Predicted 3D model of a 527-nucleotide part of an RNA (small-subunit ribosomal RNA, 5' domain) from a Nitrospirota bacterium. It was read from a public genome assembly. Its mean pLDDT, the model's own confidence on a scale to 100, is 84. NCBI's taxonomy places the organism under Bacteria, Pseudomonadati, Nitrospirota.

Context: one part of a larger RNA
């Protein structure tokens, strides 16, 4: 010199855009961050309001609503953190004849007839509560099937053909096994209801996308004051286990298998696209964003399901808070805010789902701390302002002086202008061409309406009036910028050389300068 997720001192006008727990993966009060579907099922309040009626109740409405239940989807994403992890990770290029994919697209076929239950519910018990048991009804796109039928399709096993370095790869016949659900709307018929057409589903099968998994090469920090290390260790065989290879995991047979190209052991770290310096090679670094990875209070484990070994799901066992009627129980902010703590040090318990993505839904919608914003901070970077032109007899007033006079200085004063920003008034968006009801229409389309959190905010217009807005360092040398006057090796400065012991450009004030500038100067890391 350049740079920062900075930090403290002084100062501090505006606005745009960023970015803000680096420390204790330290503990959290208190809201809130994950629900939707009544067009898949049963069943259903209170409370109020109205009639009536002296009340008690009764009947209607709200309302098949809310609340909860079965069921389905989602909850494995979004968000967060960086503890661990030196390789079960990352980056790059490959393999998969060893594999898997809900929801989504193309295609082809199907979609018949039943059955047993169960939660809500009622009733009974136990508990202080968290919850729990028992009897008894009931439905479903819940669950069952040798009830049946069909399946080019799939699975076993058997021939054959092909293909292919080895195999579980493709093909063709046979045999056996293997499937589903049903809702909504219109038209028509009708006493429950049924046909038929469209819609949304659900079977089976094939390919696609799209995520994934496994497994190979190659690259990834310091240290030899770690040199040897391994026994499920390395391979066979055989079998388990998986979506799928494999010592993954087991029996049993071999004795191997890695290492000076650093094994094995120690410390340290999340990898990367990139960031920062640099001419460049290169070195440091890995905050924001953006991908992979890995963790949710610790450590283990399994369930559910296309997918977790599952942050806000479950169990088990530790710590550690809180409840308790002492028996027992209940919790995890490393989601957004907030508290306390640490610490140099790091923000609101904020508005909206109006936008842009996501969950559900046929839609309305409904959720949504995701996002969009708003709030604090000069934390950065960039813009704009503190006016602009004239003005000399060179005012006063400070400073310094050889006392002549010089400097501050066009600087001020004074005249002429101009108003940006900040104040006030007045108008006021774009973001929404998209969406949503209501009409009309066969449709496309068309008309009318509704809907913005930020926000009365960006922005435009006008009003006053130079009015309200500069300060920090530094001045021996490096290094731009010099005198006075105090101090007197004292107080003190100081990044190096080095100042200060009676004239100190180096301490300290002062006036003059330099140098940046709503900043500047330290300080701490990096090139």
């Nucleotide at each position: 010199g350049a740079a920062c997720g900075a930090a403290c001192g002084u100062u501090g006008g505006c606005g745009g855009c960023g970015c803000g727990c680096c420390u204790a993966a330290c503990a959290c009060a208190u809201g809130c961050a994950a629900g939707u579907c009544g067009a898949a099922c049963g069943a259903g309040a209170a409370g109020c309001c109205g009639u009536a009626g002296c009340a008690a109740u009764a009947c209607g409405g709200u309302u098949g609503u809310a609340a909860a239940g079965u069921g389905g989807c989602a909850a494995a994403c979004g968000g967060g953190u960086g503890a661990g992890c030196a390789a079960u990770a990352c980056a790059u290029g490959g393999g998969u004849a060893a594999c898997c994919u809900a929801c989504c697209c193309u295609c082809a076929g199907g979609u018949g007839g039943g059955g047993a239950a169960u939660a809500a519910c009622u009733c009974c018990c136990c508990g202080a509560a968290a919850g729990g048991g028992g009897a008894g009804c009931u439905a479903a796109u819940g669950c069952c099937g040798a009830c049946g039928a069909u399946a080019c399709c799939c699975a076993c096993c058997a021939g054959c053909c092909u293909c292919a370095u080895a195999a579980g790869g493709g093909g063709c016949u046979g045999u056996u096994g293997g499937a589903a659900a049903g809702c909504c709307g219109a038209a028509c018929c009708g006493a429950g209801g049924g046909u038929u057409c469209g819609g949304c589903g659900c079977c089976u099968a094939a390919g696609g996308a799209u995520g994934g998994g496994c497994u190979c090469a190659u690259g990834u920090c310091c240290u030899a004051u770690c040199a040897g290390c391994u026994u499920g260790u390395u391979g066979g065989c055989g079998g388990g286990g998986u979506a799928a290879u494999g010592g993954c995991c087991c029996a049993c047979c071999a004795a191997g298998g890695c290492u000076g190209c650093g094994a094995c052991g120690g410390g340290u770290a999340g990898c990367u696209g990139g960031u920062c310096u640099g001419a460049g090679a290169g070195g440091a670094c890995g905050a924001c964003c953006a991908g992979c990875c890995a963790c949710a209070c610790u450590g283990g484990c399994a369930c559910u399901g296309c997918g977790a070994c599952a942050c806000g799901g479950g169990c088990c066992a530790g710590a550690c808070u809180c409840c308790u009627a002492c028996g027992g129980g209940a919790g995890g902010c490393a989601g957004c805010a907030g508290u306390g703590a640490g610490g140099a040090a790091u923000a609101u318990u904020g508005c909206g789902c109006a936008a842009u993505g996501g969950g559900c839904g046929a839609a309305a919608g409904c959720c949504u701390g995701a996002c969009g914003c708003a709030g604090c901070g000069a934390c950065g970077c960039c813009g704009c302002g503190u006016g602009g032109g004239g003005g000399a007899u060179g005012a006063a007033g400070g400073c310094c002086u050889u006392c002549g006079g010089g400097u501050u200085g066009u600087a001020a004063a004074c005249c002429c202008c101009u108003u940006u920003c900040a104040g006030g008034a007045g108008g006021g968006a774009a973001g929404a061409u998209g969406g949503g009801a209501c009409g009309g229409g066969u449709a496309a389309c068309c008309g009318u309406u509704c809907g913005g959190a930020c926000g009365g905010u960006a922005c435009c217009u006008c009003c006053a009036g130079a009015a309200g807005c500069a300060g920090c360092c530094a001045c021996g040398g490096c290094u731009a910028a010099c005198u006075c006057u105090g101090u007197g090796c004292c107080a003190g400065c100081a990044g190096c050389c080095g100042c200060g012991g009676u004239a100190a450009g180096a301490c300290a004030g002062a006036g003059g300068u330099g140098g940046c500038a709503a900043a500047c100067g330290u300080u701490g890391u990096u090139c």